[in-house]
RNA sequence: UGGUAAGUAGCUCAAUGGUAGAGCAGGUGACUGUUAAUCACCCCGUUACAGGUUCAAGUCCUGUCUUACCAG
Numbered sequence: 001u002g003g004u005a006a007g008u009a010g011c012u013c014a015a016u017g018g019u020a021g022a023g024c025a026g027g028u029g030a031c032u033g034u035u036a037a038u039c040a041c042c043c044c045g046u047u048a049c050a051g052g053u054u055c056a057a058g059u060c061c062u063g064u065c066u067u068a069c070c071a072g
Base pairs, nucleotide, nucleotide: 001071002070003069004068005067006066007065010024011023012022013021018055026042027041028040029039030038048064049063050062051061052060
């Protein structure tokens, strides 16, 4: 430098163009000799950035950035 893949919650990952979710973590409560476990509820999002298409974009298109791999 070229090619491919990825970028979404604190972490690991989902999400047919139509309300952004789950598990873990964290908080509160219940349970109890105490802790752990269990149960209930709560909390957390500029979907990497900037544009474009569309009634509507995490999703489609373009550019940029970052990471990984491959080639040179």